[in-house]
Record summary: The part of an RNA shown here (small-subunit ribosomal RNA, 5' domain) has 507 nucleotides and comes from an Acidobacteriota bacterium. It matches the Rfam family "Bacterial small subunit ribosomal RNA". The sequence was found in a public genome assembly. The source organism's lineage runs through Bacteria, Pseudomonadati and Acidobacteriota.

Context: one part of a larger RNA
RNA sequence: GAAUCAACGCUGGCGGCGUGCCUCAGACAUGCAAGUCGAACGAUUAAAGCUCCCUUCGGGGAGUGCAUAAAGUGGCGCACGGGUGAGUAACACGUAAGUAAUCUACCCUCGAGUGGGGAAUAACAGUCGGAAACGACUGCUAAUACCGCAUAAUGCAGCGGCACCUUAUGGUGACAGUUGUUAAAGGAGUAAUCCGCUUGAGGAGGAGCUUGCGGCAGAUUAGCUUGUUGGUAAGGUAACGGCUUACCAAGGCUACGAUCUGUAUCCGGCCUGAGAGGGCGGUCGGACACACUGACACUGAAUAACGGGUCAGACUCCUACGGGAGGCAGCAGUCGGGAAUUUUGGGCAAUGGGCGAAAGCCUGACCCAGCAACGCCGCGUGAAGGAUGAAGUAUUUCGGUAUGUAAACUUCGAAAGAAUGGGAAGAAUAAAUGACGGUACCAUUUAUAAGCUCCGGCUAACUACGUGCCAGCAGCCGCGGUAAUACGUAGGGAGCAAGCGUUGUUC
Numbered sequence: 001g002a003a004u005c006a007a008c009g010c011u012g013g014c015g016g017c018g019u020g021c022c023u024c025a026g027a028c029a030u031g032c033a034a035g036u037c038g039a040a041c042g043a044u045u046a047a048a049g050c051u052c053c054c055u056u057c058g059g060g061g062a063g064u065g066c067a068u069a070a071a072g073u074g075g076c077g078c079a080c081g082g083g084u085g086a087g088u089a090a091c092a093c094g095u096a097a098g099u100a101a102u103c104u105a106c107c108c109u110c111g112a113g114u115g116g117g118g119a120a121u122a123a124c125a126g127u128c129g130g131a132a133a134c135g136a137c138u139g140c141u142a143a144u145a146c147c148g149c150a151u152a153a154u155g156c157a158g159c160g161g162c163a164c165c166u167u168a169u170g171g172u173g174a175c176a177g178u179u180g181u182u183a184a185a186g187g188a189g190u191a192a193u194c195c196g197c198u199u200g201a202g203g204a205g206g207a208g209c210u211u212g213c214g215g216c217a218g219a220u221u222a223g224c225u226u227g228u229u230g231g232u233a234a235g236g237u238a239a240c241g242g243c244u245u246a247c248c249a250a251g252g253c254u255a256c257g258a259u260c261u262g263u264a265u266c267c268g269g270c271c272u273g274a275g276a277g278g279g280c281g282g283u284c285g286g287a288c289a290c291a292c293u294g295a296c297a298c299u300g301a302a303u304a305a306c307g308g309g310u311c312a313g314a315c316u317c318c319u320a321c322g323g324g325a326g327g328c329a330g331c332a333g334u335c336g337g338g339a340a341u342u343u344u345g346g347g348c349a350a351u352g353g354g355c356g357a358a359a360g361c362c363u364g365a366c367c368c369a370g371c372a373a374c375g376c377c378g379c380g381u382g383a384a385g386g387a388u389g390a391a392g393u394a395u396u397u398c399g400g401u402a403u404g405u406a407a408a409c410u411u412c413g414a415a416a417g418a419a420u421g422g423g424a425a426g427a428a429u430a431a432a433u434g435a436c437g438g439u440a441c442c443a444u445u446u447a448u449a450a451g452c453u454c455c456g457g458c459u460a461a462c463u464a465c466g467u468g469c470c471a472g473c474a475g476c477c478g479c480g481g482u483a484a485u486a487c488g489u490a491g492g493g494a495g496c497a498a499g500c501g502u503u504g505u506u507c
Base pairs, nucleotide, nucleotide: 001507002506003505004504006503007502008501009500010499013379014378015377016376017375018374019372020371021337026335027334028333030332031331032330035076036075037074040073041072043068044067049064050063051062052061053060054059083290084289085288093214094213095212096211097210098209099208102207103206104205107203108202109201110200111199112198113197114196115149117147118146124139125138126137127136128135129134155181156180157179158178159177162173163172164171165170186195187194188193216262217261218260223253224252225251228250229249230248231247232246233245234244235243265287266286267285268284269280270279271278272277292313293312294311295310296309315326316325317324318323343369345368346367347366351365352363353362354361355360382412383411384410385409392403393402394401395400416448417446418445419444420443421442422441426436451496452495453494454493455492456477457476458475462491463490464489465488466487472479473478
């Protein structure tokens, strides 16, 4: 000098765009953050509507489907989106490859099919238990829920041979085969048809696994390892594999740093620097890991699942003492810690996501607004003229000198605010639809905003008084012991400016 997720002191007019718990991965009151589908199903009348009846005119009753509250079965979603960086020195990440060792719901393309049956169960009703959470028994009922049967190959499995490729297991292709086995669900519509369902092939996007290379410190850590290293067999997985187990062998790693210890998410990037390097990894994007701590499985195409489950632990709460409930490292917010970090706001209008045929519903993702000079950028606090060089103040050799065209005064002007009037784009449409917001912006009237640090040298800027090695200053050199340009105050000056200075950190 540059930079900063900064903090502190003094000061503070406006706008735009950004950023905002770096500390205790500490504990959390309250609200919201993942639902949706009645065009899968039984069912229902809570609300509103419509029709009819009664009415004391307040209202009450019955019916209805282009309806569906609170529930229930079923489907899809809840593995995305959002948060955090505790752990991790590792194929976690980056990069380049491999998978002839693999999976893939929804989506796209192409082919084939969708026949005929059955038995339950929730909701509901009844009885009962419990303080509650919740539960038990009996009875009834539906489906795109569940289970057989039929049919079926270019699927899967077995039996064969051929060609090519492959280090090998094996893969690809054509051939004629042969045996066995495996499927389905309906809904809407007057209909056309549409949405589904089953099975296969291909694709897209996604994921798993393997490998080469790369990126911290310590040798005051030198030896480490027993499923350890390899083999055979079996099990397991979507899949290779000590992944697991039994048996056999005794291997494997290491001075090119194993093991141990410490520290640490990684990258695109960011800061600095002429570069080479050095430092950092907050916001934004990609990957990983975690969700009170530890372990486990269920469901599912995929989870060992933040707002699912089970068990154990710590903590908090309720309890009728028998037993239960909970998990903000989602958005706000509270306490605590700290030098230090915001509103318990508005809206789904836009972008995107989930469900739905759609209308639409949900969405603290997101878009906006609020707070904070926390940062960057822009603007303003007036411009021109004006000498009696006014007054005041400071100084003085008492003559003067400085502040100083500065002020007053004259002429001109108006960023933001206030008032009044007008008023967007963002909306994609045939039309409708804007949280922001009567905001930005435009016109008219009016007229209010400068501080901070420094002045011995480095380093731009000097005098007076006070103090007297005291009080104090200080980044370094160093000032102060009676004429201090270095302390304190004043006048003057220098620099930057809505900021200025200090401190911390990096180059």